Model confidence (mean pLDDT): 81 of 100. The RNA shown here (transfer RNA) has 73 nucleotides and comes from an uncultured bacterium. It was read from a public genome assembly. Its Rfam family is "tRNA". Rfam classes the family as a transfer RNA.

RNA sequence: GCCGCGUUCGUCUAAUGGUUUAGGACGCUAGGUUCUCAGCCUAGUAAUAGGAGUUCGACUCUCCUACGCGGCG
Numbered sequence: 001g002c003c004g005c006g007u008u009c010g011u012c013u014a015a016u017g018g019u020u021u022a023g024g025a026c027g028c029u030a031g032g033u034u035c036u037c038a039g040c041c042u043a044g045u046a047a048u049a050g051g052a053g054u055u056c057g058a059c060u061c062u063c064c065u066a067c068g069c070g071g072c073g
Base pairs, nucleotide, nucleotide: 001072002071003070004069005068006067007066010026011025012024013023018056027045028044029043030042031041032040033039049065050064051063052062053061
């Protein structure tokens, strides 16, 4: 330098181009329970790597960039 794959809440993980206002688990925060802690129950918290395009509609398709992994030279 070229090619392929990947990037979603703090972490892990779902979502056929259309009920998505992106769901779940763990974590964290608050409340309840408890003499206290743990555990349990309830509620809350927070994400589509960045940009452009296609489309009535994009996490999903296309292109560029960034980062990671692998292959070739």